Predicted 3D model of a 351-nucleotide part of an RNA (small-subunit ribosomal RNA, central domain) from an uncultured bacterium. Its mean pLDDT, the model's own confidence on a scale to 100, is 81. It matches the Rfam family "Bacterial small subunit ribosomal RNA".
Context: one part of a larger RNA
């Protein structure tokens, strides 16, 4: 290296969203002749090996001739595939024009439940918790209740196997400003693509720094319990956080534990957007297509669970990755970060 492999046994990088270099690449024409195939020469000293004939009474052992493979050169021939040139097509891809759907992003404005707190009124012995109490809060009037009124988060009902977004993710309304996707109709341009080492750019939760903010929650901490013990589950409380801008940080069970593209291979219900036709005043119904999203399933696949046109089937192309097990995602060393730490990544040694 060739091989085998990656849902769950080791094994898809968090997202490929943008893309460099490489690789690989529709249909169809003529030319070339680099790849390819095919002939003929030359070279790859003798010895040695292979095969023939031979000499020693045979072998060993000599002698003599021949080939094949293989490596590389030259030369002529072929043109079917690949490449390269030229001119071309539309079935890929991308604009156009017409319609729609959506919590998709940002950034202002804005609304009502409800918690907490503050005033102020009615009222009076409790409230609160809990498995049972306590700790807590109350006659300096609580809990309840009624106006008023700060703040700060989250947005009940719809709503959902719904939608949308490349992945994190995204949900009260309104307005700007913006990405992308579908659907339909022809028209355009004419292989303009797929994939993607490195590279850039996103990147939940938590954590840092500067500077606000803090209702309610709530590590850490303090008190009450339980218990042998209770550095905990249970209650009372509370500090960072949680929420804002702006800077890092770079990780997840970042999961569909299942890269990406194309194309093939039974169907059957559901559901979204949408588009024809049926019907029908008209809208539902129905009936066919396209793009999504769930559920069972033929064939197949699979250790097996299971997957099954959204493949883990069947092929092709292109990237990662994996190589008992425990040392160890460590250790050194380099990047990268303010730190926490990330990122690459051994190895002696056990077994």
């Nucleotide at each position: 290296c060739u091989g085998g492999g990656c849902g769950u046994a080791a094994a898809g990088a968090g997202u490929u969203g943008c893309g460099u270099a490489g690789g690989u690449g529709g249909c169809a024409u003529a030319g070339u002749a680099a790849g390819c195939a095919g002939g003929c020469a030359g070279u790859g000293a003798a010895a040695g090996g292979u095969c023939c004939c031979g000499g020693c009474u045979c072998a060993a052992c000599c002698g003599g001739g021949g080939a094949u493979a293989c490596a590389u050169u030259g030369u002529c021939u072929g043109a079917a595939c690949u490449g390269c040139u030229a001119a071309g097509c539309u079935a890929g891809a991308g604009c156009a024009u017409g319609a729609g759907a959506g919590a998709g992003g940002u950034a202002a404005c804005u609304g009502g439940a409800a918690u907490u707190c503050c005033u102020a009124g009615u009222g009076u012995a409790g409230g609160a918790g809990u498995g049972a109490a306590a700790u807590c809060c109350g006659u300096a009037g609580a809990u309840a209740u009624u106006a008023g009124g700060a703040g700060g988060a989250a947005c009940a009902c719809c709503g959902a196997u719904g939608g949308c977004g490349u992945a994190g993710g995204c949900a009260g309304g309104u307005u700007a400003c913006u990405g992308g996707c579908u659907c339909a109709u022809u028209g355009c341009u004419g292989a303009c693509a797929c994939u993607a080492a490195g590279g850039c750019a996103c990147g939940a939760a938590a954590g840092c720094g500067u500077g606000g903010g803090g209702a309610g929650c709530g590590a850490a901490c303090g008190g009450g319990a339980u218990u042998a013990g209770a550095u905990a589950c249970c209650c009372c409380g509370g500090u960072a956080g949680u929420c804002c801008a702006c800077g890092c940080c770079g990780u997840a069970a970042a999961c569909g534990a299942u890269g990406g593209a194309u194309g093939c291979u039974a169907g059957c219900u559901g559901u979204u957007a949408u588009g024809a036709g049926u019907a029908u005043c008209g809208a539902c119904c129905c009936u066919c297509g396209u793009a999504g999203u769930a559920g069972c399933g033929a064939a197949g696949c699979u250790a097996a669970c299971g997957c099954g046109u959204u493949a883990a089937g069947c092929a092709u192309c292109c990237c990662g990755c994996c190589u008992g097990u425990g040392g160890a995602g460590u250790a050194c060393g380099a990047g990268c970060g303010c730190a926490a730490g990330c990122u690459u990544a051994a190895a002696a040694c056990a077994u």